Description
The RNA shown here (transfer RNA) has 71 nucleotides and comes from Emericellopsis sp. 1a5. Rfam family: tRNA. The RNAcentral record of the sequence draws on ENA and Rfam. Taxonomically the source falls in Emericellopsis (Eukaryota, Fungi, leotiomyceta, Bionectriaceae). Its mean pLDDT, the model's own confidence on a scale to 100, is 82.
Formats: sequence, structure tokens, C1' cells
RNA sequence: GAUUCCUUAACUUAACGGUAGAGUGUAUUUUUGAUAAGAAUAAAAUCAGUGUUCGAUUCACUGAGGAAUUA
Repeated sequence: GAUUCCUUAACUUAACGGUAGAGUGUAUUUUUGAUAAGAAUAAAAUCAGUGUUCGAUUCACUGAGGAAUUA
């Protein structure tokens, strides 16, 4: 340089173009003599931009970061 792929919460990861969910973790409460485990509640996310569409995590383009193969 060429080709292909990936980017969603602190981490791991779902989501036919139609209200972005879950697990772990975090915080508060509860339970206990205390800790752990358990229970309840809460906060927290679509890499950036433009376009298509009534409507975009999803489709198109550009850019950013990363991975693999190849020269």
C1' cells in the first nucleotide's frame, strides 16, 4: 500500500428500520452480633459527522481508533 472485519454503561455483551435490554461491577436500603452470601431500589451507554427514511444501534458515504490477512 491492498483486502476484510470490529467500535453500545466501568467491564462482558443483546437488540426484524419502530420505547436501547441483560449479566458482572458501583451507590443506597434491608437482612446479620459482624462479614460474606441473599433481597429491593437507583445511576450509568450506541466512536464522530453528513445523508436516506415518517422513523437509524441497524442502511449509504466520509473521518477517527483498533484487529486480521497479504505484498